Background:
The RNA shown here (small-subunit ribosomal RNA) has 1490 nucleotides and comes from Candidatus Nanoclepta minutus. The organism belongs to Candidatus Nanoclepta, within Archaea. The sequence is in RNAcentral, with records from ENA and SILVA. Rfam family: Archaeal small subunit ribosomal RNA. On this family, see Yusupov et al., Science 2001: "Crystal structure of the ribosome at 5.5 A resolution".
RNA sequence: AUUCCCGUUGAUCCUGCGGGAGGUCACCGCUAUCCCCGUCCGGCUAACCCAUGGGAGGCAAGGGAUACCGGGUAAGGUAUCCCGCCGCACGGCUGAGUAACACGUCGGCAACCUACCCUCGGGAGGGGGAUAACCCCGGGAAACUGGGGAUAAACCUCCAUAGGAGAUAGGUGGUGGAACUCCCCUAUCUCCGAAAGGGAUGAUGGUAAUCCUCCAUCAUCCGCCCGAGGAUGGGCCGGCGGCCUAUCAUGGUAGUUGGCGGGGUAACGGCCCGCCAAGCCUAAGACGGGUAGGGGCCGUGAGAGCGGGAGCCCCCAGAUGGGCACUGAGACAAGGGCCCAGGCCCUACGGGGCGCACCAGGGGCGAAACCUCCGCAAUGGGUAUAUGCCUGACGGGGGGACGGGGAGUGCCCUGGGGUUUAUCCCUGGGGCUUUUCGGGAGUGUAAGUAGCUCCCGGAAUAAGCGGUGGGCAAGAGAGGUGGCAGUCGCCACGGGAAUACCUCCGCCGCGAGCGGUGACCUUAAUUAUUGGGCCUAAAGGGGCCGUAGCCGGACUGGUGUGACCCCUGUGAAAUCCACGGGCUCAACCCGUGGGCGUGCAGGGGUUACUACCAGUCUAGGGGACGGAAGGAGCCGAGGGUAUUCCUGGGGGAGCGGCGAAAUGCUGUAAUCCCAGGAAGACCACCCGAGGCGAAGGCGCUCGGCUAUUCCGUUCCCGACGGUGAUGGCCGAAAGCCGGGGGAUCAAAUGGGAUUAGAGACCCCAGUAGUCCCGGCUGUCAACGCUGCGGGCUACCUGCCGGGGGGGCUAAGAGCCCCUUUGGUGGGACAGGGAAGCCGUUAAGCCCGCCGCCUGGGGAGUACGGCCGCAAGGCUGAAACUUAAAGGAAUAGGCGGGGGGGCACACAAGGGGUGGGGUGUGCGGUUUAAUGGGACCUUACACCGGAAACCUUACCGGGGGCGACAGCAGGAUGAUGGUCAGGCUAAAGACCUUACCGGACACGCUGAGAGGAGGUGCAUGGCCGCCGUCAGCUCGUGCCGUGAGGUGUCCUGUUAAGUCAGGAAACGAGCGCGACCCGUACCCGCAGUUGCUACGGAAGGGGUCUCCCUUCCGGUACACUGCGGGGACUGCCGGGGAAACCCGGAGGAAGGUGCGGGCGACGGCAGGUCCGCAUGCCCCGAAUCCCCCGGGCUACACGCGCGCAACAAUGGGCGGGACAGGGGGAUCCGACCCCGAAAGGGGAAGGUAAUCCCCAAACCCGCUCCCAGUCCAGAUUGCGGGCUGUAACUCGCCCGCAUGACGGCGGAAUCCCUAGUAAUCGGGGGUCACCAUCCCCCGGUGAAUACGUCCCUGCCCCCUGCACUCACCGCCCGUCAAGCCAACCGAGCUGCCUCUCGGCUAGACCCAGCAAAAAGCUGGGUCAUGCUGGGAGGCAGUGAGGGGGGCUAAGGCGUCACAAGGUAGCCGUAGGGGAACCUGCGGCUGGAUCU
Repeated sequence: AUUCCCGUUGAUCCUGCGGGAGGUCACCGCUAUCCCCGUCCGGCUAACCCAUGGGAGGCAAGGGAUACCGGGUAAGGUAUCCCGCCGCACGGCUGAGUAACACGUCGGCAACCUACCCUCGGGAGGGGGAUAACCCCGGGAAACUGGGGAUAAACCUCCAUAGGAGAUAGGUGGUGGAACUCCCCUAUCUCCGAAAGGGAUGAUGGUAAUCCUCCAUCAUCCGCCCGAGGAUGGGCCGGCGGCCUAUCAUGGUAGUUGGCGGGGUAACGGCCCGCCAAGCCUAAGACGGGUAGGGGCCGUGAGAGCGGGAGCCCCCAGAUGGGCACUGAGACAAGGGCCCAGGCCCUACGGGGCGCACCAGGGGCGAAACCUCCGCAAUGGGUAUAUGCCUGACGGGGGGACGGGGAGUGCCCUGGGGUUUAUCCCUGGGGCUUUUCGGGAGUGUAAGUAGCUCCCGGAAUAAGCGGUGGGCAAGAGAGGUGGCAGUCGCCACGGGAAUACCUCCGCCGCGAGCGGUGACCUUAAUUAUUGGGCCUAAAGGGGCCGUAGCCGGACUGGUGUGACCCCUGUGAAAUCCACGGGCUCAACCCGUGGGCGUGCAGGGGUUACUACCAGUCUAGGGGACGGAAGGAGCCGAGGGUAUUCCUGGGGGAGCGGCGAAAUGCUGUAAUCCCAGGAAGACCACCCGAGGCGAAGGCGCUCGGCUAUUCCGUUCCCGACGGUGAUGGCCGAAAGCCGGGGGAUCAAAUGGGAUUAGAGACCCCAGUAGUCCCGGCUGUCAACGCUGCGGGCUACCUGCCGGGGGGGCUAAGAGCCCCUUUGGUGGGACAGGGAAGCCGUUAAGCCCGCCGCCUGGGGAGUACGGCCGCAAGGCUGAAACUUAAAGGAAUAGGCGGGGGGGCACACAAGGGGUGGGGUGUGCGGUUUAAUGGGACCUUACACCGGAAACCUUACCGGGGGCGACAGCAGGAUGAUGGUCAGGCUAAAGACCUUACCGGACACGCUGAGAGGAGGUGCAUGGCCGCCGUCAGCUCGUGCCGUGAGGUGUCCUGUUAAGUCAGGAAACGAGCGCGACCCGUACCCGCAGUUGCUACGGAAGGGGUCUCCCUUCCGGUACACUGCGGGGACUGCCGGGGAAACCCGGAGGAAGGUGCGGGCGACGGCAGGUCCGCAUGCCCCGAAUCCCCCGGGCUACACGCGCGCAACAAUGGGCGGGACAGGGGGAUCCGACCCCGAAAGGGGAAGGUAAUCCCCAAACCCGCUCCCAGUCCAGAUUGCGGGCUGUAACUCGCCCGCAUGACGGCGGAAUCCCUAGUAAUCGGGGGUCACCAUCCCCCGGUGAAUACGUCCCUGCCCCCUGCACUCACCGCCCGUCAAGCCAACCGAGCUGCCUCUCGGCUAGACCCAGCAAAAAGCUGGGUCAUGCUGGGAGGCAGUGAGGGGGGCUAAGGCGUCACAAGGUAGCCGUAGGGGAACCUGCGGCUGGAUCU
């Protein structure tokens, strides 16, 4: 110290991006006690504009003068002006420009300068002149300016000397890498050519009365001149280094490159000029465009790096834009000059003035930044003899949360209250401390503030900000809200119970700060040098050749380029680190050391490696020779079948085509058969997982030409090699141009079908094209989605070519084996990989070189450029948008995928529904109300839901009800009760009146009871369906990075995950089964209320050898109850490995006997808050409770489930027979009586194996005779009965009368496999009464099942998937609407750059005139402005045009994903509302079958 976390999924691994956490900078929000420190504070935008004041002067010891003071006329002092000297080229500010020798670093000048300063040497002789201030006179508003006159100096100047410069020649010279060139010496010539002996102080002397002035001398000091050297500062040159863009490249360049000569400069130079030559730069990126001051350093980072260049230091550049020179040692000069431009100001209109990117300050701009402060005390600078003067440099203070550092916002005791102990909180009292705070003194300072020290007072004066769903620390707290309001970096929250919004409370983090926005670094190994990738995620160029470049075998010698080591110089200071020291500590500052700048330069050394030079070698590579293989290419010749057409013959009515058809062809003879001919294309079988080629690609035979590869020999050359940017060549199909050809096939097109439509799929025709020659295009799923070359790393096996050895031999180019080599396939170890997979043909381990990738979309689009005849190709963005887009694999689901198995699933059968009538439920409609729920299967004769009241939840009307607490009120009598009257349908409910009674109190506020009010999307419980389906899991082990798999798979078998065998599984659990109940057979026990064969008795009957009833026996049979047996594939035969299957025997029963109960893990937010329970919400004097009436029964309709029918297998009448299971107390009711019946009146028995309720179909007889009937019974009328307070709305029954629809039901659809369906009745539930419903019971009692997965579904395995709220899935394009950005666009507008002209301010240079200067003329250079033309670029705008992106529920279709219903996709071409369709060629990243 190198770290992760969240987000693609149902889950997983990976790729990849988005986001979060850290640090830094600027601004913003809320908040803020004190002190210190810092190189912080109009840098980012407007190098935009500025009022006012200040920021550079000094010298009296150079000279002159004026005024005042002093004075003795003259000394002197102060102030000012002028001449003179030094400074003003520093310091201060800013970052516009600049991509450059601007900067950094290291060098160079033999091509240079340097005032003041230092050192050394020498010197200052003589003469002349001007001018300002001043005086006089003018012009002007002002700024300012003109003329005349006077004067000094250290001002100017002349002469001399010293000296300097140049040239030439010489010299024994010196320095040096190098010398005609520099230095030194000599000679000659030429040229140039000094000075201030001034000043101060002191002393002495002269003049003078003395001092002073003046003069002279001396001393000291300050100056002056010349030369040489130094120091300092600069100028110039060079090497190397540091931005983006190639959509800026057969590019750039005219003083351009060089030479000669000259000019110019301090100095080299094309810096400038004349002439000459035609060079110079460029892929190692010239030229152009964009951006930018550079560095020390700063931020971040482990580092490499990335980003930055404010403040401080160094350098550069600039001073409103631009140009120019003057002065000077130095400037092209920030507070100097001239000019132009634009801006502002003054003006008397004639003219003038100004330049804060200095300090303050103002405006403007903006998200964004202070006082018109104090002082020269310190540091430094100018001047200077200096004590001085000046200094907005600087030192200080003020303002600013700009940054860093330090401190504090308290502590103790105690009463009361709260709390769960500790303890904490609130409140009151007392005490302690005092950083800060208030007051005072001292110290401090230039002056003060502050600070520091001391004293007094006093807990007093001092806490916020953000967060609390995950990431991410802290709430499953409360209230509010209700997909709203809002939150949110990302994922995501909010649709009625929000840990996610708003508020409160609690909590978390940091704390005088805390958060937000923008930017940068990190995280990011997401630009990968350190340190990534490219089969399928983004990414290998279509292929080959080859230029530059990069890389390169073995040995020897040399050099010492790179490399490495040592030394020297340098890489400023600050910054950084360590230590020490100073401020109370720290920040900060100082010192010392280290480090840094990873560098550059010089010197020395080493020689393994690299490079170079020389020599050699043969393992790479190439060649030769011998042999072999091949659809390798090109050209020529020959051939074959088929197809179409034509001719002739035969033949006769259809042919053709499809899922089925039609269009079409055919009587002018088709199709079909035979023969002949023509044409063009193609080359079956052989043909293979086979061969060849660099790729595209290549297939009849023969020949020619060209090329390759392999094997063998190890003969020759001797590193000649590898790769390959730019470039060149080749390059399927389609397409294009010109010419030919045209049989087939076939885009387009026409027609026929299909369809909702059908611009398609299918069919009939058919043109380009398909073929050839010449030329162009240059693309593809040009794929092994895998660049080329080399080395290394287990094996096994097939095929093709070659060599060697062996065996067999039918002796063949035959077969087989071993071995070796090249190629091409399959499997597999190690290893690799996210996995799939790859695996000596690597995707393993290494080396070399090239190409390419960096989230998805926009988009391979736009613009530009290049290529093309065109189509188009190559190169190739951005705005904007988006939280993912992806890869592989996993589980599931799904498939108009496959395999296996199954189900009344179909089939085979039987009976129904759907039509009519009616019952009932639902919808709809209606209504005061027709309460509510349930809506495919899995709602609808369901809520056991048959509602007259009740039920009842609905509607109308009326009435009633508040536990508890508080407040009004109340012994002046509350609430309550009651007669009468009123009101009413009724009622002391209310009202009137009156009485009883004696303490409460619904008038108000809370709070309750109650609620069939809401939420079954908050729930429990229960239920339905998947599904009686055979499945669902676990433990351990094993496999996989993981999700997960294995087990549970395979084979056989089963009703079954039932069982058996196999298998990295072995076991186990919930399911299945077993179990429980019923039923079928037998046995045992039991025998009343059952039974009564048998025995006996009594009574009764009559067709009395019989029957009935009762009783006593009896318990045989039946029955009932209990217990047991029995069936297990146990036995036999066959098949089989077994499990098991088939058949058989026995048996009452077989292969789970039959029926039922029992229903796995789970799912359907299935159903139920209206059975019950229950969270939350709501009502609470009404959504509560009671009563009356009405409604749930409505009726133009639609649907479901039933009933009875339509008749003769029937109807009617009469007669006759046989159940089981149930039920029965204000109940079942025998039996008797009445009534035609319903029913009524009596009534035995029965708490029930005892009594009662009990059959019908059926059987027998008669009748009906195919008819809307003697069928059918709806509807309606009348009469009667029953229940009930009550049958009007709205019950049931009986009788008479009435007799409707209906003659077997369209599309469609339901149930059923045996005691079942069908049919017949019985009982129970509900129930006062009412059953066509539901549940149960028995009677009669069939048909068919070959079989299958076609329909509907289910289970298992494999498979594909872009589905996973899971195919009722997903999803594409056009159209319509809105918003957004960019593109094209006739143009229009503005700006910038370059260039060519015209006019031109101005400056400089040259020449001439003139000459003192100015000036004039001509020429040249630079340059400004105006204007015209051309080229390029940028910005804005533009009718209109084309696409793109985004946007909860728009229109059209269905393209893709499962064989997606025509497999998809790529290239190309044509067509079409659209997705798309079709042709040609290609790919598998296609299912299925083999």